[in-house]
RNA sequence: GUAGAGGGACAGACGACCGCUGCGCGUGGCGUCACGCUGUGGCGUCGCGCGGGGAGGAAAGUCCGAACUCCAGAGGGCAGUGCGCCGGGUAACCCCCGGUCAGGGUGACCUGAAGGAAAGUGGCACAGAAAACAUACCGCCCGCCUUCGCACGCUACGCGUGCUUCGGCGAGGUAAGGGUGAAAAGGUGCGGUAAGAGCGCACCGCGUUCGCCGUAAGGCGGAUGGCAGGCUAAACCCCGCAUGGAGCAAGACCAAAUAGGGAGGCGUCAUCAGGACGGCCCGUCCGAAGCCUCCGGGUAGGUCGCUGGACCCCGCCAGCGAUGGCGGGGCUAGAGGAAUGGUCGUCGCCUGGUUCGGCGCUUUCGGGUGCGGGGCCGGGAACAGAAUUCGGCUUAUCGUCCCUCUGCGGCG
Numbered sequence: 001g002u003a004g005a006g007g008g009a010c011a012g013a014c015g016a017c018c019g020c021u022g023c024g025c026g027u028g029g030c031g032u033c034a035c036g037c038u039g040u041g042g043c044g045u046c047g048c049g050c051g052g053g054g055a056g057g058a059a060a061g062u063c064c065g066a067a068c069u070c071c072a073g074a075g076g077g078c079a080g081u082g083c084g085c086c087g088g089g090u091a092a093c094c095c096c097c098g099g100u101c102a103g104g105g106u107g108a109c110c111u112g113a114a115g116g117a118a119a120g121u122g123g124c125a126c127a128g129a130a131a132a133c134a135u136a137c138c139g140c141c142c143g144c145c146u147u148c149g150c151a152c153g154c155u156a157c158g159c160g161u162g163c164u165u166c167g168g169c170g171a172g173g174u175a176a177g178g179g180u181g182a183a184a185a186g187g188u189g190c191g192g193u194a195a196g197a198g199c200g201c202a203c204c205g206c207g208u209u210c211g212c213c214g215u216a217a218g219g220c221g222g223a224u225g226g227c228a229g230g231c232u233a234a235a236c237c238c239c240g241c242a243u244g245g246a247g248c249a250a251g252a253c254c255a256a257a258u259a260g261g262g263a264g265g266c267g268u269c270a271u272c273a274g275g276a277c278g279g280c281c282c283g284u285c286c287g288a289a290g291c292c293u294c295c296g297g298g299u300a301g302g303u304c305g306c307u308g309g310a311c312c313c314c315g316c317c318a319g320c321g322a323u324g325g326c327g328g329g330g331c332u333a334g335a336g337g338a339a340u341g342g343u344c345g346u347c348g349c350c351u352g353g354u355u356c357g358g359c360g361c362u363u364u365c366g367g368g369u370g371c372g373g374g375g376c377c378g379g380g381a382a383c384a385g386a387a388u389u390c391g392g393c394u395u396a397u398c399g400u401c402c403c404u405c406u407g408c409g410g411c412g
Stems, first nucleotide, its partner, number of pairs: 001408010012347007020054002023051013056383001060394002063392005068247004080243005085099005100114001101112004115238002120236002122232003137178002139174003142170004149163006186204006205227001206225008251304004261295006274286004311330008349380008358371005
């Protein structure tokens, strides 16, 4: 210089004007209540003035884990659901850190739901002989029969033996080679064999076992067995661990009008709906429409929950780190259909065009090419947005800057 890898920070700045929304103070109008009543004070509402506050790195998705609240719950188990290498961190976690293993990359590094397939059940399209108690399409080899030819022998128009060519048969061998497939019952090589084969051997792989290192996952090394066996558990399942449900529209308090409910009182006319006093008549009582007072539940509405908290910033210490401890400082939205905005100016950032001059390399002296800079005219600045609160994860994002590291090339 170039191509990359990992991590972090920012998310335009300042000013003027016009707005929005809470809070505090002051002040004005209206309504209402109280009192010690020419007034004072409280509450509500509508204004005005001043002061001070007002989105994010993700406020998002609502995917995990919690705080908090209500409901349920003797104890134990099953089912269901979630998680799953090892160690650590944390209030907790499906999170984070450090390591191990596997896969990818020349490398810095990246990715991984990473227990069990020798407990059982199931699945594996097409192709292929066969997708799993193995099997055999082509091929190779062997045996028998047959055919062409050659050689030799004999008891010679023929027969026998050996080799060879074509073909057939075998409930013969083989699994090296070919072919199918994403995947075919260890791999490579040498020996061996009729041809072959862990059949034998060496190395690699695998199982068992021992030693050393490591907290562990695991690593390294030795011995031993010719050697179990395809893949699939985000298929059922097995093993281990964890696990009640709903969510701030949780929940708590205050509480109007109207209509129900309950208690008490009054209750004209009338005996009316009705009931009780044994039946009938009279009578009495209850009841009945209506009025008044009080009580209770819920609704509208209001208040709380509601932001001081596993909080933020700085420093030191412990730790590889996640993180923890100590000290100092700070208060930083709290609204409830939902505010946090707009315009202009100056500066800064990115970028297009044009023009001016500078430096380097090269030159066939016409020029070509690279770097950084000034003037003028334009263009651009993302994703998005609190709604009980935290810790994570994931997703979206114009750009700018910083740190560490890797590969390649050049120069010293």
Description: Predicted 3D model of a 412-nucleotide RNA (Bacterial RNase P class A) from an Acidobacteriota bacterium. Its mean pLDDT, the model's own confidence on a scale to 100, is 75. It matches the Rfam family "Bacterial RNase P class A". The family's RNA type in Rfam is ribozyme. The model forms 93% of the base pairs in the Rfam consensus.